[in-house]
């Protein structure tokens, strides 16, 4: 200097993303209540619900100095003091409560009152004379239960009343009218004087009354609404202006700038919250109205229509003697009720304040104060310092440790607060009284009035505060710990019990329940709820929107309104700007002080309005008078059109009739079928009849506001475009209500009716088919003429204006050109710049950038439903809720997966073929059933000759009996033995017991020790083929040997996420090449690796033998040529040619070559998928079991069998079977082994022992084949199950329950339905051989050679894969979503004969009390009065108003109601699949009809439809 100082966001819709949208949170408040839990002061605060009903006691009285009695004390007997009913003053209209009612001048705020009153208090001026009659009290009589009376006497006054005189007042004037009151105190007692009162008038103050301008609630499902109503005369009433009131007269007066009605509510200053503008509230403090048990009324008085006054009437409560009376806490305590919830039946007038009084004093539940309540703000304290062995204890725990934790204990202080005891304040100033000085008045006396002294006053209070003592001692909870949001472990529970604000946690390892330990956060509180504001830009004035999230009305035509072109001049209404009043105190906000601080309080400033008056300025907006012409309209002159309306008229076609020709058909579908046709159909031709619709041209062309508008011809009639530049001169824009057009279909009446066709019917389909298809067919479509008024009525995009780059097509016109080109206007379409949008897209025809208007929206569902209303002949249409429920529901784009979408490609995927399976015997697995057990696991493909490469005990988990319990096995510790091992006896089914015999090693100081074993003990443990593969590791299947499947950096996108990896050719291959905002890289592909096929080197032993020799025999000399082993090398690389291709990758085709385009085979398995399989291989967390769920042992189980399934052998036989000759292999394998020769047996085999640890021996004759024989088509010389006997082998054992040989028996089965499964060459088929496992015990498995084929045009289909596109309502990803009806359960809502309640008017009856009129007759003190009587009053009577009550129709609100209607919401009901993909009939929208039920068909529309072809128009070349 300046008065400013001030704004935070999360969570949750998806697989993931962006946006729209809503739900919830974090923040502060509270008259607050609940739940735990509580140490002290201080200031505040306390019935928010029943304006329920109240017990008691107290909240309004004062004056004797206005007044007359009575009564008591004292006397000096003169009197004085005091009590106090009554009579009169004053005041009780403040002050305290409470907020029922009120939507109104009630309240706020700013004005008027020349339309008004004001007691007491202040100021001036005048005055206060002179008189009368009475009433209570009292007394006497009397009614009454009792409250309270009656009547008759006495009696005063500051009480009442007339006369008089002022000064007011009306009135032009004359004149009318109207006042008093006295006490007391002094004294010189005649009077005066003071001081309190009294009367008139003026003025002031104060305080009220009563008018006006502006301001502040909800509902239009409330639009009309008013008769005293709007106004006017003229009265009346008031304090006073008026319809306030009565009487005549007009016919007004209020409303879309919301009146009427209905619902709610005291209002304000201010209080909470926000940055703010805003919203929310009206406790306590203060102003202001309102109300006093419920209505209605007056009277007193200045002041009331009166909380602790009064009549009346109702309700209710108490007395009562039954006749009658009596009361009104929403004062302050206190009681009951009510509710979640709110205190003491306290103490005092000492303060401050209010009445009365001269005053002293009375009175004061106003007030000051104390008590109760953690209700709220605010301060203190629950103890400092030190203090590691990091005690103990308590939770975790990898068992090391860690953490409560300097925390504690101890050790040294300190006394706040609490307790005791002592001392102790301010708040106390007045008044009054004595006395002092001063000073109005007064002639004095005396005195009011100021100012000192003096005497005296405190409920709070035993206070505050102060000082001493005492001792760490008396004082800490409570909520949280998934995210949001600080703050995590262990236990227990197991979708149980329960959390939870939202999202969500819990189905055996819960940081989310419950407990504990720790933690974080507050703290004498902390936590829950309740409500208000915040966030909330989620109603958007600041600060929102509407193509597709919710939202442009179908259109156009216009009144109100809202906005408005150039320019001049003028006002000053908006607007700015000075000045003044005014917005009360308190609050807030800033300085300053006062309580130890603070809260809390005093001073003082600044601040606050859409306010009021005044002055000034004139740019802009309004007003007004003028002027232009560019907007906007006219005219002239031209142009195009399916623009309307009407009447006429044309040809093709369908259909029908009539007739000729003709004969069996038509006709219709996917395929049929109903139906027509021999009574002649259908085809043809010829004639005629009727109705409806207008082919080509015909086009993102025209037109028109939009709905819509199509032969051709005439009449009427509308708008638009161009050119010109004569005329008018803002005449324009929009446009709430209103009008008015508005497709299909529907509706009346009444025509027509040919085709098509809802309904309907018949026939197919079909699980059903109220459908999709077929064959028929009404309304209806067509005219007139009147009604509906709705559609995806759309460009999902309101109208108008101006301003922002292009490019190309096209229609209609003007320029211009010889024609063109090329310029312009209006129009219609495409592609695009900047900009915009959430993306997609728009993009001069805007969804851009601005301005005018108008309509419309505010999570989803309930719902455009229901009441009400308005229209409509109905159908319906236009307005248009809310209960309840969810926490998302949209929206645009992405990656996936998916399609009975599309494109291209591959595979024994189909197709060509071969051979199986499915039939029939048996092997074998497994289901199922059966058992004491029939152990266990595996389950579509990717379980089922699987885990098992081999169950008789063993294995072996399974079951039955018998044992054992530190254990069958492992480590540790003691004590005993000295071995252990072997042999062997006896008992047992065995384990197991109980004995015989045998018998240790090293060192040594000879005491021992150690070692290593047995036994026995005790306690840690061992041990589990027990559980969970959905707690795991590891290994595996799988799809799939399919070509995928990722990354870095860059670029594109707000983003997810593209891009690279897509396109164009290729290939087995993301294989290569080209292109290309990409460059590169990684995992896979292929190579590399092994067998194998071809030669070549090197090596020749157990291999081999051309050639020389030699045997029976490569036996043996000898040789490496060959084969062969087995190491190392070579070969194949699209190299070479030649076409194609794009000059490229590559393809075809050829040559050479053992082999040719990856040669053949394996081996090798991306990123991931299936919570695939495995806890019983191993391993392994947690949970069980611990004299059993561990160990052992004998038996027996796994081998069962009305059945069903899989994978096999093995056959049905002549391409064969038996017979008997003969020829050729390769791979393996062997010592507790594989065994030769020989010999014996029919044979399994058995003897027997040579050789061989292996290119050497042995297993070990390979078989089909080959040459011969028989067999002749049969249940067989097929075919081998099946049982019988008799043997062989292994092994402790061979019944349960092994394998082989002989013999003898001889079963089904004669090629195998539906269906199905392998294989593309040295492959399928055939045929033998051999290994592991293994005592034995393959028809399985996993190698091996031999013989050796057919087929593939080809990709339309099935079934799996892969890339690109597309579609989407799926993401647990199509085995996905989903949508209705019905049944069932619960909830809230409409409708309902109807019942019942409550309000607010109307109509009529009756009508208290009361005011106000009127009033015969009655009663009357003051005045008059010739005494009779008037004036005036009284009571009574009557009238008019009118509370309450009655009776009626009707109104609106709520409640409730059989029954009944749609909604919502629910665990795994029932029916069918409408919708998402072309959802299997494209789907939606509007109408009609029809159908269990989603829904179907008809008719017009939409694209918010997939595919596939055409055309138009772009884009590039």
């Nucleotide at each position: 200097a300046u008065u400013a100082u001030g704004g935070a966001g999360a969570g949750u819709u998806u697989g993931a993303u962006c946006c729209u949208g809503g739900c919830u949170c974090a923040g502060g408040a509270u008259g607050a209540a609940c739940g735990c839990u509580g140490g002290c002061g201080g200031c505040g605060u306390g019935c928010c619900u029943a304006a329920u009903a109240c017990a008691u006691g107290c909240a309004a009285g004062u004056c004797g100095a206005g007044c007359g009695a009575a009564c008591c004390a004292c006397u000096u007997c003169g009197g004085u003091g005091g009590u106090g009913a009554g009579c009169g003053g004053c005041g009780a209209a403040c002050g305290g409560g409470u907020g029922a009612g009120u939507a109104a001048c009630a309240c706020g705020u700013a004005g008027g009152u020349g339309a008004u009153c004001u007691g007491c208090c202040c100021a001036u001026c005048a005055g206060a004379c002179g008189g009368g009659g009475a009433c209570a009290a009292c007394g006497a009589u009397u009614g009454g239960a009792a409250a309270c009376g009656a009547u008759c006497g006495c009696u005063a006054a500051u009480a009442c009343c007339g006369g008089a005189u002022a000064g007011g007042a009306c009135g032009a004037a004359a004149g009318u009218u109207u006042a008093a009151a006295g006490g007391u105190g002094c004294u010189u007692c005649u009077g005066g004087c003071a001081c309190c009162g009294c009367u008139g008038a003026u003025g002031g103050a104060u305080g009220a009354g009563c008018c006006u301008g502006c301001g502040g609630c909800g509902c239009a499902u409330u639009a009309g609404c008013u008769a005293g109503u709007u106004g006017g005369u003229a009265g009346g009433g008031u304090a006073a202006a008026g319809g306030c009131c009565u009487a005549c007269c007009a016919a007004g007066g209020c409303g879309a700038c919301g009146a009427u009605g209905c619902g709610u509510a005291g209002c304000c200053g201010a209080c909470c919250u926000g940055a703010g503008a805003g919203g929310g509230u009206g406790a306590a403090c203060g102003g202001c109205c309102a109300c006093a048990c419920u209505g209605g009324g007056a009277c007193u008085g200045a002041g009331a229509c009166a909380c602790g006054g009064c009549c009346c009437a109702g309700a209710c409560u108490c007395c009562u003697a039954c006749g009658g009376g009596a009361g009104g806490c929403a004062g302050c305590a206190g009681u009951a009720g009510g509710g979640a919830a709110u205190c003491u039946u306290c103490g005092g007038c000492a303060a401050u304040g209010g009445g009365c009084g001269a005053a002293a004093g009375c009175c004061u539940g106003a007030c000051c104060g104390a008590g109760c309540a953690a209700c709220g703000c605010c301060g203190c304290g629950u103890g400092a310092a030190u203090g590691a062995u990091g005690a103990a204890g308590g939770c975790c725990u990898u068992c090391g440790g860690g953490u409560u934790g300097u925390a504690a204990a101890a050790u040294u202080c300190u006394g706040u607060u609490a307790u005791a005891a002592g001392g102790g304040a301010a708040g106390a100033a007045c008044g009054a009284c004595u006395u002092u000085a001063g000073u109005a008045g007064g002639a004095a006396a005396u005195g009011g009035c100021u100012a000192g002294a003096g005497u005296g006053u405190g409920a709070c209070g035993g206070u505050a505060c102060c000082u001493u003592a005492u001792g760490a001692g008396a004082a800490a909870g409570c909520c949280a710990c998934g995210g949001c949001u600080a703050a995590c472990u262990a236990c227990g529970u197991g979708c149980c019990a329960g959390c939870a604000g939202c999202c969500g946690c819990g189905g055996u390892a819960a940081u989310a329940c419950g407990u504990a330990g720790g933690u974080g956060g507050c703290g004498a509180g902390c936590g829950u709820u309740a409500u208000c504001c915040g966030g909330a830009a989620u109603u958007a004035u600041u600060g929102g929107g509407c193509g597709u999230a919710a939202a442009g009305a179908g259109c156009g035509c216009g009144c109100a309104g809202g906005u408005g072109g150039u320019u001049g001049a003028u006002u000053a209404a908006g607007u700015c700007u000075g000045a003044u009043g005014u917005g009360a105190a308190a609050g807030c906000c800033c300085a300053c002080g006062g309580c130890u601080u603070a809260a809390c309080c005093g001073u003082g400033g600044a601040g606050g309005g859409u306010c009021a008056u005044u002055g000034g300025a004139a740019a802009c907006u309004g007003g007004u008078c003028g002027a232009c012409u560019u907007g906007a309209g006219u005219g002239c002159a031209g142009a195009a059109g399916a623009g309307g309306g009407a009447a006429g008229u044309g040809g093709a076609a369908u259909u029908c009739c009539a007739u000729g020709u003709g004969u069996a058909g038509c006709g219709g579908u996917g395929a049929a079928a109903u139906g027509c046709g021999u009574a002649g159909a259908g085809a043809u031709a010829u004639g005629g009849a009727g109705g409806a619709a207008c082919a080509c041209c015909a086009g993102u062309g025209g037109c028109g506001a939009a709905g819509g508008c199509g032969g051709c011809u005439u009449c009427c009639u509308g708008g638009u475009c161009u050119g010109u530049a004569a005329c008018u001169g803002a005449c324009a824009c929009u446009g709430a209500g209103g009008c008015g057009c508005g497709a299909a279909a529907g509706c009346g009446u009444g025509g027509g009716g040919a085709g098509c066709a809802a309904a309907c019917a018949g026939g197919a389909u079909u699980a059903g088919a109220u459908a999709c298809c077929c064959u028929g067919g009404u309304a209806g479509u067509c005219c007139a003429c009147g009604c509906c008024g709705u559609a995806a009525a759309c460009g999902a995009u309101g109208a108008g204006u101006g301003c922002u780059a292009a490019g190309u097509g096209u229609u209609g016109g003007g320029g211009g050109u010889c024609g063109a080109a090329c310029c312009u206007c209006a129009g219609u379409g495409c592609u695009g710049a900047a900009g915009u949008u959430a993306a997609c897209g728009c993009a001069u025809u805007a969804a851009g950038c601005a301005c005018u208007c108008c309509g419309c929206c505010u999570g989803g569902g309930g719902a455009g439903u229901a009441c009400g209303g308005u229209c409509g002949c109905a159908a319906g249409a236009c307005u248009g809720a809310a209960a309840c429920u969810c926490a998302a529901a949209g929206g645009a784009a992405u990656u996936g997966a998916c399609g009975g979408g599309g494109a291209c490609c591959c595979g024994c995927a189909c197709a060509a073929g071969c051979g199986g399976u499915g039939g029939a015997g048996c092997a074998u697995g497994u289901g199922g059933u059966u058992u004491a057990a029939u152990u266990c696991g595996a389950a579509g493909c990717a379980a089922c000759g699987c885990g098992a490469a081999g169950a008789a005990c063993c294995u072996u988990a399974c079951c039955a009996g018998g044992u054992c319990u530190u254990g069958a096995c492992a480590u540790a510790c003691c004590a005993u033995u000295g071995a252990c091992c072997g042999u062997u006896c006896u008992a047992g089914a065995g384990a197991u017991a109980g004995g015989a015999u045998u018998u240790u090693c090293c060192c040594u100081u000879c005491g021992g020790g150690g070692a290593c074993a047995a036994u026995g003990g005790a306690u840690a443990c061992a041990g589990g083929u027990g559980g969970u593969g959905c707690a795991u590791g590891g290994u595996u299947g799988u799809c799939g040997u399919c070509a995928g499947c990722u990354c870095g950096u860059g670029u594109c996108g707000u983003g997810a996420g593209a891009u690279g990896u897509u396109g164009g050719g290729u290939u087995a291959a993301g294989u290569c090449c080209c292109g290309c905002a990409a460059c590169g890289a990684g995992c896979g592909c292929a190579a590399c690796c092994c067998c194998u096929g071809u030669c070549g080197u090197u090596a020749g032993u157990u291999g081999c033998c051309a050639g020389c020799a030699u045997u029976c025999a490569g036996u043996u000399g000898g040789g490496g040529a060959c084969u062969c082993u087995a190491a190392c090398g070579a070969g194949a690389c699209u190299g070479c040619c030649a076409g194609u291709g794009a000059c490229a990758a590559a393809c075809u085709g050829g040559a050479g070559g053992a082999a040719g385009g990856u040669g053949g085979g394996g081996a090798u398995g991306a990123c991931g998928u299936c919570a695939a399989a495995u806890c019983a291989u191993c391993a392994u967390g947690c949970c069980c079991c611990u004299u059993a769920u561990g160990a052992c042992c004998u038996g027996g189980g796994c081998u069962a069998c009305a059945c069903a399934c899989g994978u096999g052998c093995u056959a049905c036989a002549a391409u064969g079977g038996u017979u008997g000759g003969u020829a050729c292999a390769a791979a393996g394998a062997g010592a507790a082994g594989c065994g030769a020769a020989g010999c014996g047996g029919u044979g399994a085999c058995g003897u027997g022992g040579a050789g061989c640890a292996a290119a050497c021996c042995u297993c070990a004759u390979a078989a089909a084949g080959c040459c011969a024989a028989u067999c002749u088509c049969a249940g067989u010389u097929c075919g081998g199950a099946u049982u019988g006997u008799a043997g062989g082998c292994u092994g402790c054992a061979a019944c349960u329950c092994g394998c082989c040989u002989a013999c003898a028996u001889g079963a089904a089965g004669u090629u195998g339905g539906a269906a199905u499964c392998g294989c593309u060459a040295g492959u399928a088929a055939u045929c033998g051989c051999g290994a592991a496992u293994c005592a034995g015990a393959a028809u399985g498995u996993c190698g091996c050679g031999g013989u050796g084929a057919a087929u593939a045009c080809g990709u339309u289909c099935c079934c799996g894969g892969g890339u690109c596109u597309u579609g989407u309502a799926c993401a647990c990803a199509c085995c996905g979503c989903c949508c209705g009806u019905c049944a069932c359960a619960c909830c809230a809502c409409g409708a309902g004969a109807g019942u019942u309640u409550a309000c607010a008017a109307c109509a009529c009856c009756c009508g208290a009390a009361g005011u106000c009129a009127g009033u015969g007759g009655c009663c009357u003190a003051a005045c008059c009065g010739c005494a009779a009587g008037g004036a005036g009053g009284g009571a009574g009577c009557u009238g008019c108003c009118u509370a309450a009550g009655g009776u009626g129709g009707g109104g609106u609100a709520g409640a409730u109601g059989a029954u009944u209607g749609g909604g919502g919401u629910g665990a795994a009901g029932u029916c069918g699949u409408a919708a998402c993909a072309a959802g299997g009939u494209a789907u939606c929208c509007c109408u009609a009809c029809c159908g269990g039920a989603a829904g179907g068909u008809g008719g017009g529309g939409a694209u918010g439809g997939a595919u596939c072809a055409c055309c138009u128009c772009c884009u590039u070349u």